[in-house]
């Protein structure tokens, strides 16, 4: 060089037909305990890899571009 996949909260990962971006572990506070675990209740945290573009509205549809991983010269 071609072609195809993946990219969303620290972490694994949902969003199926464009219409308030959810969960789970984790992290922080409360409550329970003589104390830790475990349990219970609450909060915090993601300009959805980067840029553009289609559309009233884009995580999703189009382009380009970076990282990765698979294949083919």
């Nucleotide at each position: 060089g071609c072609g195809g996949g993946u990219g969303u909260a620290g972490c694994u990962u949902a969003g199926u037909u464009g219409g308030u971006a959810g969960a789970g572990c984790g992290u922080c506070g409360c409550c329970u305990u003589g104390c830790c675990a475990a349990g219970g209740c609450g909060a915090a945290g993601a300009u959805c890899a980067u840029g553009g573009g289609u559309u009233c509205g884009a995580g999703a549809c189009c382009c380009a571009u970076c990282a990765c991983c698979c294949g083919c010269u």
Description
The RNA shown here (transfer RNA) has 73 nucleotides and comes from a Candidatus Omnitrophota bacterium. Its Rfam family is "tRNA". Rfam's curators write: Transfer RNA (tRNA) molecules are approximately 80 nucleotides in length. Rfam classes the family as a transfer RNA. Its mean pLDDT, the model's own confidence on a scale to 100, is 82. It was read from a public genome assembly.